Source information
This is a predicted complex of two RNAs, RNase P RNA and transfer RNA, with 452 nucleotides together.
RNA sequence: CUACAAACCGGUGCUAUCGUCUUUGCCGUUGCAAAACGGGGGGAAGGAAAGUCCGGACAGCAUAGGGCAACGCACCACCUAACGGGUGGGAUCCUGGUGAAAGACCGGGAUACAGACAGUGCCACAGAAAAUAACCGCUCCCGCGAUAGCGGGAGUAAGGGUGAAAAUGUGGGGUAAGAGCCCACGUUCCGGUAUGGCAACAUGCCGGGAGGGUAAACCUUGCGUGCUGAAAUGCCAUGUAUACGGUCGUUUGAGGGCUGCCCGCCCGAUGACCGAGGGUAGGCAGAUACAGGUGACGUGCGAACGUCAUCGCAGAUAAAUGAUAGCAGUUCUCCCGCUUGCGGGAGGAAACAGAAUCCGGCUUACAAGGUUUGUAGUUUU
RNA sequence: GGUAUCGUGGCCGAGUGGCUAGGCAGAGGUCUGCAAAACCUCGUACAGCGGUUCGAAUCCGCUCGAUACCU
Numbered sequence: 001c002u003a004c005a006a007a008c009c010g011g012u013g014c015u016a017u018c019g020u021c022u023u024u025g026c027c028g029u030u031g032c033a034a035a036a037c038g039g040g041g042g043g044a045a046g047g048a049a050a051g052u053c054c055g056g057a058c059a060g061c062a063u064a065g066g067g068c069a070a071c072g073c074a075c076c077a078c079c080u081a082a083c084g085g086g087u088g089g090g091a092u093c094c095u096g097g098u099g100a101a102a103g104a105c106c107g108g109g110a111u112a113c114a115g116a117c118a119g120u121g122c123c124a125c126a127g128a129a130a131a132u133a134a135c136c137g138c139u140c141c142c143g144c145g146a147u148a149g150c151g152g153g154a155g156u157a158a159g160g161g162u163g164a165a166a167a168u169g170u171g172g173g174g175u176a177a178g179a180g181c182c183c184a185c186g187u188u189c190c191g192g193u194a195u196g197g198c199a200a201c202a203u204g205c206c207g208g209g210a211g212g213g214u215a216a217a218c219c220u221u222g223c224g225u226g227c228u229g230a231a232a233u234g235c236c237a238u239g240u241a242u243a244c245g246g247u248c249g250u251u252u253g254a255g256g257g258c259u260g261c262c263c264g265c266c267c268g269a270u271g272a273c274c275g276a277g278g279g280u281a282g283g284c285a286g287a288u289a290c291a292g293g294u295g296a297c298g299u300g301c302g303a304a305c306g307u308c309a310u311c312g313c314a315g316a317u318a319a320a321u322g323a324u325a326g327c328a329g330u331u332c333u334c335c336c337g338c339u340u341g342c343g344g345g346a347g348g349a350a351a352c353a354g355a356a357u358c359c360g361g362c363u364u365a366c367a368a369g370g371u372u373u374g375u376a377g378u379u380u381u
Numbered sequence: 382g383g384u385a386u387c388g389u390g391g392c393c394g395a396g397u398g399g400c401u402a403g404g405c406a407g408a409g410g411u412c413u414g415c416a417a418a419a420c421c422u423c424g425u426a427c428a429g430c431g432g433u434u435c436g437a438a439u440c441c442g443c444u445c446g447a448u449a450c451c452u
Stems, first nucleotide, its partner, number of pairs: 001377009012328007020044005026039005046352001050363002053361005058229004065263004070225005075089005090113001091111008114220002119218002121214003135160002137156008168186006187211002189208008233285004244275005255267003292311008330349009382451007391405003399435001407423005428444005
């Protein structure tokens, strides 16, 4: 320098014309008024509005009660309204560089990271054996035999091969042969203790027993979660059939209260459910001012927080936010000029996607261009 | 808008950690003079990507698609 991959930034502006939705201390027309219509003015998508994966606000149900079950989370501290999110740190693992080499030093990255010493289960094929390890081998004893060897019994995990995984590594002692059987130094873990640290943890000392994996298998431990979601919920209007048939029930309680079961609490007679029918299917609130945006300053390593100033920024309901043209900006290709990275001309490119109660996160999608890191290649020194 | 369930050859469908059954359809063959039936044989099937594990259709996460229910 080129290509690829990942992460991050970024997500065009102005004017004119024609339209869409919404709003109005404005004007006009109609109208007794309410209001309607027309004109003028103001406002009109996003970094993800998406997926609905988490967490809250808010609303209803006992102002959410008890137990079981179920579900979720899982190193430590902090941030936060809250979180499975974020920040900082620890541990483990991977990787690059320095270096003779060593987790000795300096960087980058990943981690669903409690417990396998509570218990249970599972570990295909291969292999003797997959967790009560004797197939071959090794050793001892007995019997047969002249020996070689054969048969039976016992001991043995040092050696072999199989497998993803084979019974704690090295050295020494020990033994018939061997073995944590014993010892020393290690590795992982448990208990105690000292120092540093808020803590996780690190470093060291003492003592002790244990040694396959798997908890995104059941499970155990600790912590947490009441359930339902704006089609929640409250109200107004319109309309109809307090009819018909059946079952149950009226204080000895049918049934209901948006919860899997039990308890408890509350409502409950102009009742509840089923069948078959009649009718309506419109509007208002919730609902757009807040954990709000922007800027400055301050505190903190940081996530974030505090103070001040300033701004008001969609509100539709089958669902508006668009189209065309011009100019400018970004950038690509080609041509020309030279001052070699600028000027001029021509032609292109612009994605993903679209509010639906609101907010904080996560995840996923994304054009041109830019930044950083990594991998591969080429050129020069 | 909200909630839940599902995705295995062309179609239906079993399999809940260890080589993905079975049926229908399709193709080829045997049999037959020719067919049908019968018999034999055959195929790039776990929606996609990533993770856990020795090993994933199965367990976990994300994405895509389909279906059902709620005013």
Record summary
The prediction has a mean pLDDT of 76. Rfam match: Bacterial RNase P class A.